[in-house]
RNA sequence: UUGUUAUAAGGGCAAACCCACUGAAAGGUGGGGGCGCAAAGCCUACAGGCCUAAGGUUUUAAGCUAUGGUGGCUGGGUUGCCAAG
Numbered sequence: 001u002u003g004u005u006a007u008a009a010g011g012g013c014a015a016a017c018c019c020a021c022u023g024a025a026a027g028g029u030g031g032g033g034g035c036g037c038a039a040a041g042c043c044u045a046c047a048g049g050c051c052u053a054a055g056g057u058u059u060u061a062a063g064c065u066a067u068g069g070u071g072g073c074u075g076g077g078u079u080g081c082c083a084a085g
Base pairs, nucleotide, nucleotide: 004085005083012037013036017032018031019030020029021028022027035072041078042077043076046075047074048073049070050069051068055065056064057063058062
């Protein structure tokens, strides 16, 4: 220095829920809050899964459909703090 990995230190992020705004919705943003996370940092212009259905379509009760969303669903890519062995 690199990789793996326990335990510490310094810390980091922020689930559900509440409030405000935004969106057709899923959801997102900000504040509070803290379930948890060693990448729960970033990337969907790499892929799959899942969610929604404005618009479109249809057999018009309803169903189907992503160009919308989810990185705290997974694979993958990429960047990073400290440290015994």
Predicted 3D model of an 85-nucleotide RNA (c-di-GMP-I riboswitch aptamer) from Firmicutes bacterium UBA2203.
It was read from a public genome assembly, where an Rfam model found it.